The part of an RNA shown here (large-subunit ribosomal RNA, domain II) has 671 nucleotides and comes from Corynoplastis japonica. Model confidence (mean pLDDT): 84 of 100. The RNAcentral record of the full RNA draws on ENA and SILVA.

Context: one part of a larger RNA
RNA sequence: GCCGGCGACUUGUAGAUAGUGGCAGGUUAAGAUAGUAAAUAUCGGAGCCAUAGCGAAAGCGAGUUUUAAUAGAGCGUAUGUCACUGUUUACAGACCCGAACCCGGAUGAUCUAGUCAUGGCCAGGGUGAAGCUUAAGUAACACUAAGUGGAGGUCCGAACCGACUGAUGUUGAAAAAUCAACGGAUGAGUUGUGACUAGGGGUGAAAUGCCAAUCGAAUCCGGAGCUAGCUGGAUCUCCUCGAAAUGCGUUGAGGCGCAGCGGCUAAUUUAGUAACUUAGGGGUAAAGCACUGUUUCGGUGCGGGCUGUGAAAACGGUACCAAAUCGAGGCAAACUCUGAAUACUAACGUUAUAAUUAGCUAGUGAGACAGUGGGGGAUAAGCUUCAUUGUCAAAAGGGAAACAGCCCAGACUACCAGCUAAGGCCCCUAAAUAAUUGCUAAGUGGUAAAGGAGGUGGGAAUGCUUAGACAGCCAGGAGGUUUGCUUAGAAGCAGCAACCCUUUAAAGAGUGCGUAAUAGCUCACUGGUCAAGUGAACCUGCGCCGAAAAUGAACGGGACUAAGUAAUUUGCCGAAGCUGUAGGAUGUUUACAUCGGUAGAGGAGCGUUCUGUAUUAGGUUGAAGCGUUAGCGUGAGCGGGCGUGGACGAAACAGAAGUGAGAAUGUCGGC
Numbered sequence: 001g002c003c004g005g006c007g008a009c010u011u012g013u014a015g016a017u018a019g020u021g022g023c024a025g026g027u028u029a030a031g032a033u034a035g036u037a038a039a040u041a042u043c044g045g046a047g048c049c050a051u052a053g054c055g056a057a058a059g060c061g062a063g064u065u066u067u068a069a070u071a072g073a074g075c076g077u078a079u080g081u082c083a084c085u086g087u088u089u090a091c092a093g094a095c096c097c098g099a100a101c102c103c104g105g106a107u108g109a110u111c112u113a114g115u116c117a118u119g120g121c122c123a124g125g126g127u128g129a130a131g132c133u134u135a136a137g138u139a140a141c142a143c144u145a146a147g148u149g150g151a152g153g154u155c156c157g158a159a160c161c162g163a164c165u166g167a168u169g170u171u172g173a174a175a176a177a178u179c180a181a182c183g184g185a186u187g188a189g190u191u192g193u194g195a196c197u198a199g200g201g202g203u204g205a206a207a208u209g210c211c212a213a214u215c216g217a218a219u220c221c222g223g224a225g226c227u228a229g230c231u232g233g234a235u236c237u238c239c240u241c242g243a244a245a246u247g248c249g250u251u252g253a254g255g256c257g258c259a260g261c262g263g264c265u266a267a268u269u270u271a272g273u274a275a276c277u278u279a280g281g282g283g284u285a286a287a288g289c290a291c292u293g294u295u296u297c298g299g300u301g302c303g304g305g306c307u308g309u310g311a312a313a314a315c316g317g318u319a320c321c322a323a324a325u326c327g328a329g330g331c332a333a334a335c336u337c338u339g340a341a342u343a344c345u346a347a348c349g350u351u352a353u354a355a356u357u358a359g360c361u362a363g364u365g366a367g368a369c370a371g372u373g374g375g376g377g378a379u380a381a382g383c384u385u386c387a388u389u390g391u392c393a394a395a396a397g398g399g400a401a402a403c404a405g406c407c408c409a410g411a412c413u414a415c416c417a418g419c420u421a422a423g424g425c426c427c428c429u430a431a432a433u434a435a436u437u438g439c440u441a442a443g444u445g446g447u448a449a450a451g452g453a454g455g456u457g458g459g460a461a462u463g464c465u466u467a468g469a470c471a472g473c474c475a476g477g478a479g480g481u482u483u484g485c486u487u488a489g490a491a492g493c494a495g496c497a498a499c500c501c502u503u504u505a506a507a508g509a510g511u512g513c514g515u516a517a518u519a520g521c522u523c524a525c526u527g528g529u530c531a532a533g534u535g536a537a538c539c540u541g542c543g544c545c546g547a548a549a550a551u552g553a554a555c556g557g558g559a560c561u562a563a564g565u566a567a568u569u570u571g572c573c574g575a576a577g578c579u580g581u582a583g584g585a586u587g588u589u590u591a592c593a594u595c596g597g598u599a600g601a602g603g604a605g606c607g608u609u610c611u612g613u614a615u616u617a618g619g620u621u622g623a624a625g626c627g628u629u630a631g632c633g634u635g636a637g638c639g640g641g642c643g644u645g646g647a648c649g650a651a652a653c654a655g656a657a658g659u660g661a662g663a664a665u666g667u668c669g670g671c
Base pairs, nucleotide, nucleotide: 001671002670003669004668005667006666011092012091013090014089015088016087017086018085019084020083021082022081023080025049026048027047031043032042033041034040053060054059063075064074065073066072095233096232098230102223103222104221105220106219107218113197114196115195116194117193118192119191120190121189122187124156125155126154127152131148132147133146134145135144160184161183162182165180166179167178168177199215201211202210203209208217236605237604238603239602240601241600246259247258248257249256250255260364261363262361263360264359265358266357267356268355277347278346279345280344286338287336288335292332293331294330296328297327298326299325300324303321304320305318306317307316308315309314367392368391369390370389371388372387373386374385375384376383397408398407399406412583413582414581415580417579418578419577423573424572425571426558427557428556432570434569435568436567437566438565439564445560451545452544455542456541457540458539459538462535463534464533472529473528474527475526476525478502479501480500483497484496485495508523512521513520584595585594586593587592588591606660608657609656610655611654612653613652618648625644626643627642628641629640631638632637
């Protein structure tokens, strides 16, 4: 892991409620008698509920209490009771499995920690303390040298004890080892045997270490089915209805209580719901600046600053600041002179079928995304938090390539019938290689901004133009003058100022290049030639650049110049939608309507074991069980035939439950 067996809402007592039954007041409890015992029958009225309530009570009584009250107000002015069955609540282990803990009593120091008693063990080699001897030396010591000697938590290194590092091993050879290398190795050494210390404890050269592979409190048994607002699991079928993820409170936040929303049963009866019409109140969006604040510019300029005159008082000036006021222009959730749409409230009648009250009984109280209106955040988030609507949750089907929350649409069942929605109609792939008029040339379509550009279409104005424009070509583009200043120089062209006059068809005190400065080239401007349009802005459609990411590839692909895009038109395809045909169920008005569904509620059934009827029908001319296969039922299931099997045993009507498994890291067995 698979297969098979087992495996979870039970039982008692008490209360509540619904149904059924007995009685009309209901009913017996303990106990007793009969019965071998049990079952059962008969006694037993003690008690309980009901029959009258009100008041704290005395008490009064269809009334009573309050009160001064005869007022007013509160509570009352009878229908039950005993069983059984279902549901539910409380107390009990209370649907099942599951702690870590806590407490009590015992068992442990054969592991290990420390201690005590008594024994054992430590190859070999090095170093060479004290002391001593001799020599030398001294007045005598001291001191010096050589020898001797053999100390040491001394050195090197086996046994022995340990365990720094690496590798192997990691379902190991081993629940801690092996190999290599390493530390101590006469000592605070190591080891045998026998003892001692016990869990609120011991022991500890101290690591919360160790106390039998168990240690922040050992192990075993018991309290004990501890408790678990937590996790997991909870077994047959069909039918009807069908939620919530919110508010308030909570030592409350993943729990609970009340309310909200579901189901069932009654009663009330049209109250309920949506659209239209009418009547309302409002202070949001917008807007505005009349208030409260804020804010820019201009005019006038209280007051102040600076400054002048003056001895002071005071009087002037001001390109400074600036109150107030006037004009123009803005801003506001906590501004409003104004002010919608929606929403809300009420009424009328139509559509439509729910609503309210009472009783019983649930689940929910983690929501998610999308649109809209806000707060927080960065007008970030598949972010967070409210309001409101929708979908998902609990909803399948069609579309969006794929895609809970988007678009369309709500699946009772069947059909090789029809019509449509969203979305589509070249091929994959059902349906237009449809029609008309444009646009796009970028594969734009089939990702993105500021910004940039003689891309291209449309619109509405405007300048010049056969008295010849625009572009090209030919020619001119002069004189005063090298204007004045400045400067080494400044001559149109470094810079400053001015920017006139003349000749002209026209020509700037000069548009750019250029020179040291001149020169030179060129432009504005003008004539000729040519010949019909040309210039500069604006609005707008579709395109272009801007455009870089990690395997190769982001129209779904093929492919497409339409099969892209804008507008118009006619067809068709397309769903479990709607219709048609047939069938089922539910409800009532009997002809219509309804029948997606998680948590959950209600209803109706199937099957298993046992009991009664029952010594049932049946059964060796073959029961149960097992295998296989017609048929029937919406389903759980039922069931004829055949084979196997070898002795029991249906169906029916009732009753009682150890009554249905695929899940619980379930449990036992097998493989």